[in-house]
RNA sequence: AGAGUUUGAUCAUGGCUCAGAUUGAACGCUGGCGGCAUGCCUUACACAUGCAAGUCGAACGGUAGAGCAGCAAUGCUUGAGAGUGGCGAACGGGUGAGUAACAUAUCGGAACGUAUCCUUGAGUGGGGGACAACCCGUCGAAAGACAGGCUAAUACCGCAUACGCUCGAGAGAGGAAAGUGGGGGACCGCAAGGCCUCACGCUGAAGGAGCGGCCGAUAUUCGAUUAGCUAGUUGGUGGGGUAAAGGCUCACCAAGGCUACGAUCGAUAGCUGGUCUGAGAGGAUGAUCAGCCACACUGGAACUGAGACACGGUCCAGACUCCUACGGGAGGCAGCAGUGGGGAAUUUUGGACAAUGGGGGCAACCCUGAUCCAGCCAUUCCGCGUGAGUGAAGAAGGCCUUCGGGUUGUAAAGCUCUUUUGUUCGGGACGAAACGGUUACGGGUAAUAUCCGUGACUACUGACGGUACCGGAAGAAUAAGCACCGGCUAACUACGUGCCAGCAGCCGCGGUAAUACGUAGGGUGCGAGCGUUAAUCGGAAUUACUGGGCGUAAAGCGUGCGCAGGCGGCUUUGUAUGUCGAUUGUGAAAGCCCCGGGCUCAACCUGGGAACUGCAGUCGAAACUGCAAAGCUUGAAUGUUGGAGAGGUUGGGGGAAUACCUAGUGGAGAAGUGAAAUUCGUAGAGAUUAGGUGGAACACCAGAGGCGAAGGCGCCUGACUGGCCAAACAUUGACGCUGAGGCGCGAAAGCGUGGGUAGCAAACAGGAUUAGAUACCCUGGUAGUCCACGCCGUAAACGAUGGACACUAGCCGUUCGAAGCAUUAACCCUUUGAGUGGCAAAGCUAACGCAUUAAGUGUCCCGCCUGGGAAGUACGGUCGCAAGACUAAAACUCAAAGGAAUUGACGGGGGCCCGCACAAGCGGUGGAGUAUGUGGUUUAAUUCGACGCAACGCGCAGAACCUUACCUGGUCUUGACAUCGCGAGAUCGCUGCAGAGAUGUAGCUUUACCUUCGGGUACUCGUAGACAGGUGCUGCAUGGCUGUCGUCAGCUCGUGUUGUGAAAUGUUCGGUUAAGUCCGGCAACGAGCGCAACCCCUGUCCUUAGUUACCAUCAUUAAGUUGGGGACUCUAGGGAGACUGCCGGUGUUAAACCGGAGGAAGGCGGGGAUGACGUCAAGUCCUCAUGGCCCUUACGACCAGGGCUACACACGUACUACAAUGGUGGAAACAAACCGCUGCAAGCUCGCGAGAGUAAGCCAAUCGGAAAAACACCAUCUCAGUCCGGAUUGAAGUCUGCAACUCGACUUCAUGAAGUUGGAAUCGCUAGUAAUCGCAGAUCAGCACGCUGCGGUGAAUACGUUCCCGGGCCUUGUACACACCGCCCGUCACACCACGAAAGUGGUCUUAACCAGAAGUAAUUGAGCUAACCGCAAGGAGGCAGAUUACCAAGGUCGGGGCCGUGAUUGGGGUGAAGUCGUAACAAGGUA
Repeated sequence: AGAGUUUGAUCAUGGCUCAGAUUGAACGCUGGCGGCAUGCCUUACACAUGCAAGUCGAACGGUAGAGCAGCAAUGCUUGAGAGUGGCGAACGGGUGAGUAACAUAUCGGAACGUAUCCUUGAGUGGGGGACAACCCGUCGAAAGACAGGCUAAUACCGCAUACGCUCGAGAGAGGAAAGUGGGGGACCGCAAGGCCUCACGCUGAAGGAGCGGCCGAUAUUCGAUUAGCUAGUUGGUGGGGUAAAGGCUCACCAAGGCUACGAUCGAUAGCUGGUCUGAGAGGAUGAUCAGCCACACUGGAACUGAGACACGGUCCAGACUCCUACGGGAGGCAGCAGUGGGGAAUUUUGGACAAUGGGGGCAACCCUGAUCCAGCCAUUCCGCGUGAGUGAAGAAGGCCUUCGGGUUGUAAAGCUCUUUUGUUCGGGACGAAACGGUUACGGGUAAUAUCCGUGACUACUGACGGUACCGGAAGAAUAAGCACCGGCUAACUACGUGCCAGCAGCCGCGGUAAUACGUAGGGUGCGAGCGUUAAUCGGAAUUACUGGGCGUAAAGCGUGCGCAGGCGGCUUUGUAUGUCGAUUGUGAAAGCCCCGGGCUCAACCUGGGAACUGCAGUCGAAACUGCAAAGCUUGAAUGUUGGAGAGGUUGGGGGAAUACCUAGUGGAGAAGUGAAAUUCGUAGAGAUUAGGUGGAACACCAGAGGCGAAGGCGCCUGACUGGCCAAACAUUGACGCUGAGGCGCGAAAGCGUGGGUAGCAAACAGGAUUAGAUACCCUGGUAGUCCACGCCGUAAACGAUGGACACUAGCCGUUCGAAGCAUUAACCCUUUGAGUGGCAAAGCUAACGCAUUAAGUGUCCCGCCUGGGAAGUACGGUCGCAAGACUAAAACUCAAAGGAAUUGACGGGGGCCCGCACAAGCGGUGGAGUAUGUGGUUUAAUUCGACGCAACGCGCAGAACCUUACCUGGUCUUGACAUCGCGAGAUCGCUGCAGAGAUGUAGCUUUACCUUCGGGUACUCGUAGACAGGUGCUGCAUGGCUGUCGUCAGCUCGUGUUGUGAAAUGUUCGGUUAAGUCCGGCAACGAGCGCAACCCCUGUCCUUAGUUACCAUCAUUAAGUUGGGGACUCUAGGGAGACUGCCGGUGUUAAACCGGAGGAAGGCGGGGAUGACGUCAAGUCCUCAUGGCCCUUACGACCAGGGCUACACACGUACUACAAUGGUGGAAACAAACCGCUGCAAGCUCGCGAGAGUAAGCCAAUCGGAAAAACACCAUCUCAGUCCGGAUUGAAGUCUGCAACUCGACUUCAUGAAGUUGGAAUCGCUAGUAAUCGCAGAUCAGCACGCUGCGGUGAAUACGUUCCCGGGCCUUGUACACACCGCCCGUCACACCACGAAAGUGGUCUUAACCAGAAGUAAUUGAGCUAACCGCAAGGAGGCAGAUUACCAAGGUCGGGGCCGUGAUUGGGGUGAAGUCGUAACAAGGUA
């Protein structure tokens, strides 16, 4: 620091996801040790048991008990428990329910209190009366209560005295105390003691420290779908109250106070130092530690006290639990342990006061679940270990394998070492110093002593713990797992599984070869842990202060005016709000950071520093900002003079056109459409003429022109009226810009009331179209459109671009001004201002594009955005007559949605061009019969494959057996076929029997080849196992081969250039061509695969060679038969020839085209072979090869028979026909190519014939197949189901073959079906072509209407490219990219999910009014009771119980409001597999 994911690819936008760090964690698997730290986050749920606050006899009375003395009584010493009294119990410890506020944090403030502590100075005199304990009694189950009697005090109460205290203006008045212990010389005393002194206390006063109470400023979560709140409320005066200011409280007076800088209300929450994260700014958080607050079963209340409205106190009410004799009582773990419950989840009912600290005490000491320790838990952090070295036979085993090997792997074993940890034995701490004792000196005292301070000596005290640590011994001995391995992300193979099981953080894996599931081997990462889950920050610049955006991605309010607010021109002076500097205080400690130190290191602990970015005070600066004052003119405004304009409102007027009405003419149609029909018209339409009525809109001018804030505004004209522009001057003197709320205006449609209605026209009706047509088209037609008044308040209200100001190259138009030159004038021209357009530089932008009218560069203000859907929806509120508008979510769901541009593909887009593509022609198919292939059906089987073109006379160039893969039956199991081991034998051949045969069985014959003589080779049989075998599956695992687009002209690359990039350019453009063929131009220049050419056949000539071919000349024959010839034909080798080469024209001086000459051939001469990059997961595993899977006495192999030949039917391809351009008969011509020894076979004989017999020749330019046929000639038939046509059937035969039954071909005779030219539709062909005619060959024993080739005869037509089909190039649109056989929308049906509404219903919070009134406090009262003081007494003062009143908790009654649940039914929404109906959108998407 980034990465993955939208696309075919790209850039940008944008969300989702990941890698990091962290945690009081939990869960899964695993687990050796130690140190440090943490440990109920959930039910502030309920709690058994034990402990957590006592102490002081030096305040007091004093007992049991104990000890001593004594005979005993008794005395002395000591003294638990309980009690009076003092101090403490308000600390320490826990928890976070409440609390959004003086609660916390920071900084300040004034009107306060303070036990204990410190300092100072003063006092401490003299009396009195009680009450506990105790004794006795009563009641009660208990808890406990009550009555009587005795008694002490540092308990209580007077008196005295008293200040610097309190009150008071002053005079003056008022107000205190307590003693206890140690010691002691003189003196006094019978004694106790007095007295003196010390210590500890006590009282009042002043000061301090620390602590506490109170007040203020600033800061502190979310919601406006909470906008108004408040009567003690805000202030004053005066009482009261408090320690203290204060409406804290009360009476009266005034009517205030808070709020958009967010009051009130609702939701949530203890706050902070800090903690986690982050580069920081921030964000999240508030466990442990520390500060503050709040709470202590729930609610209320006070008492005591220095301090509480009190966790382990009291009273009352409530809920709950426990005890009970049923009368009544007791309790409060959010202290430490512990229990139950809840929960994913959190420990021992431990030890000690040794240390630190706290309470009490003079002290010793006691208490202390504070604390210090120990225990449990891998919960976190840190450290250590599980060994080290050597060791290749690269062991065994595992896994993989191309079978060679590789890997695990120096890993192990083995050898040599070490001993941390663990085990065992021994030693053994620091933490401890005080208090105490002795003593020296000093203080103190009259003095000793006690006491205090300092020093020296010294005794004692350790829970942890026999722990840390140290030493010895034996011994590799006691110690490794977890996750992951498709990409992100380090790490790969095998097997299993087969869209199943499963995985998954995102993208996504899995449908038979899964590096993604499961297992194994191997590897990677971390390591006593590792993963997962949850949560926070980060990455996320994805809320943007630092640090984002708004033309098209989400986003500019429809537009203006304008209050508040924000911002604001130039100059001067002052001030000091912001700002800046210096300094002071504070910012607790801990933590973070830096430098040191201590535990062996580290974590951890500890010393010092820095920091704490903050707040407050003081001093200073004065540029900028603010404020105050004074000015200025450039911003703004006003005035003067001109100007343009569909700017607005309201009157008046006008003509054209449509429609209707009246009248005339006229006579059959009109209207409408793609075509029609509905419609109008003989009752006279349409047309035409004249006249009239009425409403609405204003042609041409008219313009990218003008005006307006926008919406919008268009005949002429009057009135009223807003804004704008120019030119100069004058005036005011910053008066400005923007603008949340607010207030106006605001197209169309719509609504209300009243008018109006010619045309147009939702709804509606009819006619068409259509599968349907609730549409598009047509005929009608009502609201509405128009006017007046009032609502509505929205639009793709768009420049999809908020307003204002300034700055930043130009060029060309246009509208309205001004000035100038020149001119008679007008134009023109130049300059300048305001608008409105086009192009374009810099710059900007993701790109497209924008570009002085910015989307550039800046400033100010406002509005708005934060993934898609749900949704601009629900609920709530406001507005509206309604329709609806404005404001505006969530659950749930997806990993995308969207922008711009690129390459393709596609279009019922466009342009150009080509092709038997159409057209022009010729002949067919589709109808018949037959042949053949296919589908279907049938079957035991009808083997399998091929399915639009590009399957269907295709694989099959030939199924009777074989072929054969299929079926039935019979058989074989190392096999029909290959290699290897062992044994035997040559093998072969022949015969008999059984059997359908395979096969079985019994015999016969034979004795191989080579040899170095050792043996080897081949074949056959037997046997064992490795293996064979498979036309079994997968052509969607493959190779190879093939089809097709298409013999179409295309497909690409290198370098350069352009673009952020995908890509583009080149290859486009202008010509031209059959052609990306060539030329020209051009940011391109070149090149490759294709095209063409090179190859073959054919067409002309030359040459060479003449046998089997040929024969002109010379002989010869029946015959090129023979001699001869080498001329010709022909054969087959080699050459020539054609190249737009020549001429003319056109064209760009090009390429090329047109015409011509010559030529056998002319513009590629004709034909063939040749098939670019690629497409179709096209075809083929049944040609072959091959991965994987499957079968192995069978899915292999052999045999016989059957089937592939079936037959209601449908389709394709052919043949033969339907006849006279013909049939039949007769006689008679002319080819090419090919084939022949398992062969072709002449000739001859026989047969009507197919053929048979016999047989010459020929291994073929020699012999044979072989007759070519159509044609031409003669004859006949004469338009008919025929002398056409030949199917079908019967009979008899021939040939091939082991065998023609299923199931061959042919012959003869007989039979003589359909068919008279073929519907819709559709195919081929452009010249030696179509059509027509025959010949040959492959396969093959036989079988050809098929296929392949050969020649014979031999046409017609092409104006042309509008249309159909296919293709090429350019361009355009696109929501397609599996690419239009694409994509995609909505209803309905089904399932699931969340949400809204809903009669109601349940809960919770809050609130108005009222009732009620415990305990308590205050006040009043107090007939009853009453020790201290006063009084001789009576009595008084004072006090108490009781009662009443006020306040008030719980509780209650009747209403209101908010929120959360639930709810029959209902509404839309989302998701879901291949459901239904249509086709709305994307191309002109077929009606943009």
Molecule: small-subunit ribosomal RNA
Organism: uncultured bacterium